[in-house]
Molecule: Bacterial RNase P class A
Organism: Bryobacteraceae bacterium
RNA sequence: CCUGCCGGACGGGCAGUCGCUCCCGGUUACGGGGGAGGAAAGUCCGGUCUCCACAGGGCAGCGUGCCGGCUAACGGCCGGGGGGGCGUCUGGCGACGGGCGCUUCACGGAAAGUGCCACAGAAAAUAUACCGCCCGGGCGACCGGGUAAGGGUGAAAAGGUGCGGUAAGAGCGCACCGCGGGCGGAGCGAUCCGUCCGGCAGGGCAAACCCCACGCGGAGCAAGACCAAAUAGGGGAGGAGGAGCGGCCCGCUCCGCUACACUUCCGGGUAGGUCGCUAGAGCCGGGCAGCAAUGUCCGGCCCAGAUGAAUGACUGCCGCCCGCAAGGGUACAGAAACCGGCUUACACUCCGGCAGGCCUC
Numbered sequence: 001c002c003u004g005c006c007g008g009a010c011g012g013g014c015a016g017u018c019g020c021u022c023c024c025g026g027u028u029a030c031g032g033g034g035g036a037g038g039a040a041a042g043u044c045c046g047g048u049c050u051c052c053a054c055a056g057g058g059c060a061g062c063g064u065g066c067c068g069g070c071u072a073a074c075g076g077c078c079g080g081g082g083g084g085g086c087g088u089c090u091g092g093c094g095a096c097g098g099g100c101g102c103u104u105c106a107c108g109g110a111a112a113g114u115g116c117c118a119c120a121g122a123a124a125a126u127a128u129a130c131c132g133c134c135c136g137g138g139c140g141a142c143c144g145g146g147u148a149a150g151g152g153u154g155a156a157a158a159g160g161u162g163c164g165g166u167a168a169g170a171g172c173g174c175a176c177c178g179c180g181g182g183c184g185g186a187g188c189g190a191u192c193c194g195u196c197c198g199g200c201a202g203g204g205c206a207a208a209c210c211c212c213a214c215g216c217g218g219a220g221c222a223a224g225a226c227c228a229a230a231u232a233g234g235g236g237a238g239g240a241g242g243a244g245c246g247g248c249c250c251g252c253u254c255c256g257c258u259a260c261a262c263u264u265c266c267g268g269g270u271a272g273g274u275c276g277c278u279a280g281a282g283c284c285g286g287g288c289a290g291c292a293a294u295g296u297c298c299g300g301c302c303c304a305g306a307u308g309a310a311u312g313a314c315u316g317c318c319g320c321c322c323g324c325a326a327g328g329g330u331a332c333a334g335a336a337a338c339c340g341g342c343u344u345a346c347a348c349u350c351c352g353g354c355a356g357g358c359c360u361c
Base pairs, nucleotide, nucleotide: 001357002356003355004354005353006352007351008350009349012318013317014316015315016314017313018312020035021034022033023032024031025030037332041343042342044341045340046339047338048337049220050219051218052217061216062215063214064213065212066080067079068078069077070076081107082105083104084103085102086101087100088099089098090097091096108211109210113209114208115205116204117203130151131150132147133146134145135144136143137142159177160176161175162174163173164172178200179198180197181196182195183194184193185192186191224275225274226273227272234266235265236264237263238262243258244257245256246255247254282301283300284299285298286297287296288295289294319330320329321328322327
């Protein structure tokens, strides 16, 4: 210097012309004011709000899972503990331990039960013996026995180191490291420290079933509420004259019932409109409490509410970054009820760290 990865920051300003949307003022003409984001995104968690459902308990299902705190809540955040990794310093013959810094972990239970562990390997978990080592027998090939130190296989092999011991070996013995248990102490707790006892339980996987503890009703602003045409359809009341039927066969008159035109009222729903709808777990500054997350107090501020859905276009000047200059770059992406998180994206951008490559001294 280049490339990649990780973490963080920035995400442009002014003026003019022409527009868009909302609010306020005005009779009008018009005037004034507000108008995307750090992620508005993915819709992955949690909540507010709305409607529906709901005695209580259990089963099933789903989720969460070290401890404490914060919060409206969370699978989020803060602090702490423990395990792993890296760097560095240091103690020890060694196994290994200690300090500091960085980083990382779905971190309840494997002595409740069941299941699985490819290949290789003697053996993958009621153990077992391929090579080797040692003892005995045999001229020998080899056979019988001992062993699990050494080798070999594997991601993983029934503790490790040192000394003793032995035919060779082995917790066989001892010390230390590790493990398990008891007791004592510290801490709210996870856990840590000390001491004593036991030669020592028996691998791993619960992101396999499972067990334990805790939590969880469903749908979502197209939620939901209100106003309410035209047309079609439903119901109630009235219904002149006329029509049908009945009241004895006919006629007339009268009476009753039914249906229709018509009149009027009621209710449901659609188009359309209004509300929900943006003053809120709000923003800015400061004080206080706390290691912090966060809480609280004081002062100030009002900051999009659209719905075939506004937030734009052009011009000029200037920023910012790269480059000697000419010149180039200025991203990702755009509200849709609202809020708290997480995750992802982000410029031949910038800053810091790490890794790789090239060049020079």